[in-house]
Order: sequence, then structure tokens, then C1' cells
RNA sequence: GGUAAUAACUAGGGGGGUCCGAUGAGUCGGGCUGAGAGAAGAACGCCAUGAAGUUCUAUGACCCUUUGGACCUGAUCUGGCUCAUACCAGCGUAGGGAAGUUAGUUCACAUGCGU
Repeated sequence: GGUAAUAACUAGGGGGGUCCGAUGAGUCGGGCUGAGAGAAGAACGCCAUGAAGUUCUAUGACCCUUUGGACCUGAUCUGGCUCAUACCAGCGUAGGGAAGUUAGUUCACAUGCGU
């Protein structure tokens, strides 16, 4: 002098799945994967010809922030596997995607001093 990991602060981005059981029902309970599947509210749809659907709001926790596979699109995608999700491989050198500050061991280089 610069800096990885990491930490702190501030700011920002993101997802919230799947399976089973019960209840004439605006719910309850359980299993699985995962870092995370939480609590609350709203709109629309649907229900005795037997209904537990879709979307949104905002928040806790969690993950991620360009060294970006956190996540989104293609995608109701393709192959394997699974009850299904998940997982593995492909697509994928695809198209998008949210950052600053401070501290910072080691390491490297230069100079000075001492032995």
C1' cells in the first nucleotide's frame, strides 16, 4: 500500500412448496423436502347437483446483493427418480436479477532502524 475470509452498520432484492387424514366446512391435524414452508388480513371464485380454489396486501424468521444458480422468465419444458414436491442431469457461455461504508489476521511489495 492493497486485500480474501469474516464481522458490524445502513440500504436493497427474493421465495414461501408438496403429500395425507378428519370435518356437510369459509377449518383442524399430521408427514416430507428445505436456510426458510410462520402469524394476520382483503378481493374474487366455489358450495346441498356437496364446495378447502386463485390472486393480492403487509409483517416475523430465513436466504441473497454483481466474485450475483438468492430468485425470476422460457416452463403446465426435457430425461432420471419420487405417491407428489423435493432431488440429480439438461436447457445454461440463454434472457433478466438487488450495494455501499467501516473494521480486517494471513499474504505480497517497498523503505527505515537494530543485530